[in-house]
RNA sequence: CGUCCCGUCGUCUAACGGCAGGAUGCCUGGCUCACAUCCGGGAGACGGUGGUUCGACUCCAUCCGGGACGA
Numbered sequence: 001c002g003u004c005c006c007g008u009c010g011u012c013u014a015a016c017g018g019c020a021g022g023a024u025g026c027c028u029g030g031c032u033c034a035c036a037u038c039c040g041g042g043a044g045a046c047g048g049u050g051g052u053u054c055g056a057c058u059c060c061a062u063c064c065g066g067g068a069c070g071a
Stems, first nucleotide, its partner, number of pairs: 001070007010024004018054001026042005047063005
């Protein structure tokens, strides 16, 4: 320098172009002498910008970050 892949709650992982879900962790209530387990409840995310569309996590462009391969 070129080609390609990836980017979603703290972590891991889903989501035909139409309500962003699950697991784990965290907070809280219950249970217990207490802790853990277990049960109920809660907060928490679409990398940035622009475009297409009635509507974008999803499609397109570009930038940023990570990775693979080639040179």
Transfer RNA from a soil metagenome, 71 nucleotides, folded computationally. The RNAcentral record of the sequence draws on MGnify. The coordinates come from a structure-prediction model, not an experiment, and the mean pLDDT is 83. Rfam family: tRNA. Rfam describes the family as follows. Transfer RNA (tRNA) molecules are approximately 80 nucleotides in length.